[in-house]
A computed fold for a 339-nucleotide RNA from a Pseudomonadota bacterium, annotated as Bacterial RNase P class A. Lineage of the source: Bacteria > Pseudomonadati > Pseudomonadota. The gene name in the source record is rnpB. The RNAcentral record of the sequence draws on ENA. Its Rfam family is "Bacterial RNase P class A". Rfam classes the family as a ribozyme. Gene Ontology terms of the family: dimeric ribonuclease P complex, ribonuclease P activity and tRNA processing.
RNA sequence: GAAGCAAGCCAGACAGCCGCUGGCCGUCGUUGCAACUUCGGUUGAUCACAACGAUGGCGGGAGGAAGGUCCGGACUCCAUAGAGCAGGGUAACGGCUAACGGCCGUCCGUCGCAAGGCGCGGAACAGGGCCACAGAGACGAGCGUAUUUAGUUACGGUGAAACGCGGUAACCUCUACCCGGAGCAAUUCCAAAUAGGCACGCGUUGAUGCUGCUCGCGGAGCGUGCGGGUAGGAAGCUUGAGCCGUGGAGUAAUUCACGGCCUAGAGGAAUGGCUGUCAUAGCGAUCGGGUUCGUCCCGCUCGCCGUAACAGAAUCCGGCCUAUCGGCUUGCUUCACUU
Repeated sequence: GAAGCAAGCCAGACAGCCGCUGGCCGUCGUUGCAACUUCGGUUGAUCACAACGAUGGCGGGAGGAAGGUCCGGACUCCAUAGAGCAGGGUAACGGCUAACGGCCGUCCGUCGCAAGGCGCGGAACAGGGCCACAGAGACGAGCGUAUUUAGUUACGGUGAAACGCGGUAACCUCUACCCGGAGCAAUUCCAAAUAGGCACGCGUUGAUGCUGCUCGCGGAGCGUGCGGGUAGGAAGCUUGAGCCGUGGAGUAAUUCACGGCCUAGAGGAAUGGCUGUCAUAGCGAUCGGGUUCGUCCCGCUCGCCGUAACAGAAUCCGGCCUAUCGGCUUGCUUCACUU
């Protein structure tokens, strides 16, 4: 220098203006409380507190996969003596973990010159099934040739396997171990209006209503209380198997101790938009250099573009898988050259 392997990281920066969401601290207004009421309000009280609205300040606000919903758990409700059967899952050996089909280490197999990558890695003398093509015959012993007292012995082109202690379990099966179901639309609480329900009281000796009062009209309901449920609201909801640093144990996964930190919580669903400057990438041009001579590579300068890939929380974690423009760091391997 070229070609690779492994592990880890970033996912535009800064400034200005305008928004969205929820938190804290203020300011202002309305409501609350009492009396009256024609039920629309009026008057009085108004220290504090609460709810709602407006407004000011401060600070917070998507990801490495938030994705697929594939596996494992936390949590909630329902079910549940114990044992067995059925059904589902896992599978070298050892370890880690809350748990796992995940991760780590080792062995084996396989791919690679190597660094390393990959794994459909229990059992085929418990049993059943199946074995392409070729071959006379393919799973169960027969068949052909030779031989023998005797199905007695030997051989048999093909094929992975042929005259059998073959193969296949990613065919059934067996062995060992594990597994109750549904899921935050879980679950719980508060609770209008209207219409049902129940209880009590009043009412054809005329209630209620028109209608504040008197008269009049009208004619069967009306009032109070309770309970279920709906709309709506609240909890679950983000402090957690948490993150960072240092040290110890361990090959490692991981774990222990100490110190520090709080880092979205929406929910008919916020996390955004515009402008300016500048990195990166991309496109184009001049010049210089390299060259394997090509529509090639590198560098300086200028111009254009205008943030650039995959994609967006929805109860929360641990994984796996899939998608992903471009860039950075560290370690290692092979080859070539120079000293």